[in-house]
Context: one part of a larger RNA
């Protein structure tokens, strides 16, 4: 200069505090340590690992093991030499990789193409080393910093600027002041969202005319509504009122919206020799009939336990039966699959319509109304078991997912402790999609439906900024 103090100062922050819900006691699902194993592939390990990398482990994937094999090699290319006809298909042995044998069939322009062997130059390597590296990431932290150029001061290392005094979310503004301006950040420009209007008006709409129909935009028709797209408006403390030297702060007024109107996207210098050589790249070393390659079954799912993430639950604000209602946002041609038909059902047969504002997944669920249970280990609760079947798929032993009957375990609200959340938020409710033959999805990512309580206030506890001071540390 910094960094650190159970030094002081002033400020924030779901940081305490006020509320509400939960973890932490049960079962199960998933990850990790252990442990075990012929493997139980590697990675990630305070915050910043642990439903993480994997947004799909029966085979495949797969990198581990067992075991059977090749050795210019699984994949491409160049040259040389040489073979052949491309090329389809049947047998045989064998877990299959491969190995062998038949059988059809017959390009040409004689260069070639296609294809096989040999030899050869390039192979290969999920082998090390993230402390060699590149690109990407995560953290501090969307916190308000972090620096420059000239000038002044100081021997100099540095300082000033960026400190005061005031203000904001802010190094955002004002004011002064040996400073005076400048990048990087902040904000703004970008996307959704909340009002309008302007232009389109189908597949989407129906006000007000007709037709029709058991019913229904169904039909003519309109484009007003409401929606969808596409260009513009709007909000700027811009207006009034106090206050202040200003910046700005308080209240109000219009107004759909108001003081950053919500959200999202965006992450400065740097920190942690953090992560990540196994997404790619890539330097150094290492392997080369093997740490490379190919196939078959094992495994990656094992289990005295430990711990993190979660789903269901211990009921009556409730379970079970019937009934009625209302979303958004997705996705569909190797697909979505109406209707009708069987089935108790998972499904299955048949196949209308759709490359979709048109046709389908689609039933939205809590709600509401109605009956029942009446406080019980029960009409709670679903664990696990048994015995049938359904789907994917060459193939559900190890190791799928779903349906039916039966079976009915713990569990009566959780010790220390620990977490999340300030509003359309918590909390609850169900609905899509990704990946994907299926599917161990109760996980990610989105979607809407219902909709709270609390926040006096910073002494405290944690992390963060400025400033000052102290220091035998750098």
């Nucleotide at each position: 200069u910094g960094a650190c103090g159970g030094g002081g100062g002033u400020c924030c922050g779901c940081a305490c505090a006020a509320g509400c819900g939960g973890u932490g006691g049960a079962g199960c699902a998933u990850g990790u340590g252990g442990u075990u194993u012929a493997a139980u592939u590697c990675g990630a390990u305070g915050a910043u690992a642990c439903g993480c990398g994997a947004g799909g482990a029966a085979c495949c994937u797969u990198a581990c093991c067992u075991g059977g094999g090749c050795u210019c090699g699984a994949a491409u290319g160049g040259u040389g030499c040489u073979g052949g006809g491309a090329u389809g298909u049947u047998c045989c042995a064998g877990a299959a990789a491969u190995g062998g044998a038949g059988c059809a069939g017959u390009c040409u322009u004689c260069g070639g193409a296609c294809u096989g062997g040999c030899a050869u130059c390039a192979a290969g390597g999920u082998g090390u080393u993230g402390c060699a590296u590149g690109g990407c990431u995560g953290u501090c932290g969307u916190c308000a910093g972090c620096u420059c150029g000239u000038g002044c001061c100081g021997u100099g290392a540095g300082g000033u600027g960026u400190u005061a005094g005031g203000u904001u979310a802010a190094g955002u503004c004002c004011u002064g002041a040996a400073a005076c301006g400048a990048a990087c950040g902040c904000a703004a420009c970008c996307c959704c969202u909340a009002c309008c209007c302007u232009c389109a008006g189908u597949u989407g709409c129906c006000a007000g005319c007709g037709c029709g129909u058991a019913a229904u935009g169904g039909c003519g028709g309109g484009u007003a509504c409401u929606u969808u797209g596409u260009g513009g408006g709007a909000a700027c403390u811009g207006c009034u009122u106090g206050u202040g030297u200003a910046a700005g702060c308080a209240a109000g007024a219009g107004g759909a919206a108001g003081g950053u109107g919500g959200g999202g996207a965006u992450g400065a210098c740097g920190u942690c020799a953090a992560g990540u050589c196994a997404g790619c790249a890539u330097g150094g070393c290492c392997c080369u009939u093997a740490c490379g390659c190919c196939c078959a079954g094992g495994g990656c799912u094992a289990c005295a336990c430990a711990c993190g993430u979660g789903c269901u639950a211990c009921a009556a604000u409730g379970g079970u039966u019937a009934g009625u209602a209302c979303a958004g946002a997705g996705g569909g041609u190797u697909g979505c699959g109406a209707c009708c038909u069987g089935g108790u059902a998972a499904c299955a047969g048949u196949g209308a319509g759709c490359u979709a504002a048109u046709c389908c997944c689609a039933a939205a669920a809590a709600a509401c109304u109605a009956a029942u249970c009446u406080c019980a280990g029960u009409u709670c609760g679903g664990a696990u078991u048994g015995a049938g079947g359904u789907c994917u798929g060459a193939a559900a032993c190890u190791c799928g997912a779903c349906c039916u009957c039966a079976u009915g375990a713990a569990g009566u609200u959780g010790g220390a402790a620990u977490c999340g959340c300030u509003a359309g938020u918590a909390a609850u409710c169900g609905c899509a999609u990704a990946u994907c033959a299926g599917c161990a999805a109760u996980g990610a990512u989105g979607c809407g439906g219902u909709g709270a309580a609390u926040a006096c206030g910073u002494u405290c506890u944690c992390g963060g900024a400025c400033c000052u001071u102290g220091u035998a540390c750098a």
The part of an RNA shown here (small-subunit ribosomal RNA, 3' major domain) has 474 nucleotides and comes from Rhabdastrella globostellata. NCBI's taxonomy places the organism under Eukaryota, Porifera, Tetractinellida, Astrophorina, Rhabdastrella. The RNAcentral record of the full RNA draws on SILVA. The prediction has a mean pLDDT of 83.